[in-house]
SAM riboswitch aptamer (S box leader) from Hydrogenibacillus schlegelii, 116 nucleotides, folded computationally. The source organism's lineage runs through Bacteria, Bacillota, Bacilli, Thermicanaceae and Hydrogenibacillus. The prediction has a mean pLDDT of 83. The RNAcentral record of the sequence draws on Rfam and Ribocentre. It matches the Rfam family "SAM riboswitch aptamer (S box leader)". Rfam's curators write: The SAM riboswitch is found upstream of a number of genes which code for proteins involved in methionine or cysteine biosynthesis in Gram-positive bacteria.

RNA sequence: CCCUUAUCCAGAGCGGCGGAGGGACUGGCCCGAUGAAGCCCGGCAACCGGCACGUCCGUGCCAAGGUGCCAAUUCCAGCGGUAAGGCCUGAGCGGUGACUUACCGGCAGAUAAGGG
Numbered sequence: 001c002c003c004u005u006a007u008c009c010a011g012a013g014c015g016g017c018g019g020a021g022g023g024a025c026u027g028g029c030c031c032g033a034u035g036a037a038g039c040c041c042g043g044c045a046a047c048c049g050g051c052a053c054g055u056c057c058g059u060g061c062c063a064a065g066g067u068g069c070c071a072a073u074u075c076c077a078g079c080g081g082u083a084a085g086g087c088c089u090g091a092g093c094g095g096u097g098a099c100u101u102a103c104c105g106g107c108a109g110a111u112a113a114g115g116g
Stems, first nucleotide, its partner, number of pairs: 001116008013041001015040003021031003025078004042070003047066002049062005074108001079105007086096003
């Protein structure tokens, strides 16, 4: 770096060092000197792990080990679809990328475990 599988609406400090940036990318919208990133401590969770039950799938408990995580749903959207509304039409039928909202599937990303 690539592939596979699983998960991504829960949870987590009023601490110390540090000093201006950060939220992957693009657009938006946010966070930040009432201190950003980063490091340390602390914490959350339970993927791997341990124990028990269990034919497998799995269920329960633990958290000393390997990771991970600790603003906002993965902050929202990014491609496609469905529905409702809006708009076009005198109305109906019908239409509607450059209107709105909700939902579904995907893309991308993150993390774990396994493989190349």